A computed fold for a 74-nucleotide RNA from Abditibacterium sp., annotated as transfer RNA. Its Rfam family is "tRNA". By type it is a transfer RNA. The same sequence occurs in records of 3 taxa.
[in-house]
RNA sequence: GUCCCGUUCGUCUAGUGGCCCAGGACAUCUCCCUCUCACGGAGAAGAUCAGGGGUUCGACUCCCCUACGGGAUA
Numbered sequence: 001g002u003c004c005c006g007u008u009c010g011u012c013u014a015g016u017g018g019c020c021c022a023g024g025a026c027a028u029c030u031c032c033c034u035c036u037c038a039c040g041g042a043g044a045a046g047a048u049c050a051g052g053g054g055u056u057c058g059a060c061u062c063c064c065c066u067a068c069g070g071g072a073u074a
Stems, first nucleotide, its partner, number of pairs: 001073007010026004018057001028044005050066005
């Protein structure tokens, strides 16, 4: 340089065009339980889906460009 794959709450992850202004686990916070902590129970907050553009009535999802990470090749 060329080609391929990935990027979603703090972390890990679900999602296959409308049912989702995005669900779950752990972590965090509040309350209950307990003499207290842990465990357990109930609840809350947290992602403009890497950035931009396009297609579409409608995009996390399809296409293009860019950035970052990984791989293959010379």